[in-house]
A computed fold for a 103-nucleotide RNA from Solitalea canadensis DSM 3403, annotated as SAM riboswitch aptamer (S box leader). The organism belongs to Solitalea canadensis, within Bacteria. RNAcentral holds the sequence, with entries from Rfam and Ribocentre. The prediction has a mean pLDDT of 86. RNAcentral records the identical sequence in 2 taxa.
RNA sequence: CGCUUAUAAAGAAAGACGGAGGGAAUAGACCCGAUGAAGUCUUGGCAACCUGUGCUAACAAGGUGCCAAAUUCUAUCCUGAUAAAAUCAGGAGAAGAUGAGCA
Repeated sequence: CGCUUAUAAAGAAAGACGGAGGGAAUAGACCCGAUGAAGUCUUGGCAACCUGUGCUAACAAGGUGCCAAAUUCUAUCCUGAUAAAAUCAGGAGAAGAUGAGCA
């Protein structure tokens, strides 16, 4: 890097270093940021995918993961509000993320 599969409107931040960007990429929108972004480290926390004990409910927290906003929202298709456009709502999909398994 690739394949399969599951999940996602819930939840969880302080300090030190750092010094201007960040919210995956492209476009648009909207946000966060010198009252200090990204990143690194320490400590703390959330959750329960794998795991363990039970093998029903559950409990624990070893391996990952995560700790602004729905995966921040939209993009493609379908349906509806309406006859159309714009807009809005719902569903599916794509892409990405994480886990587990595989190659």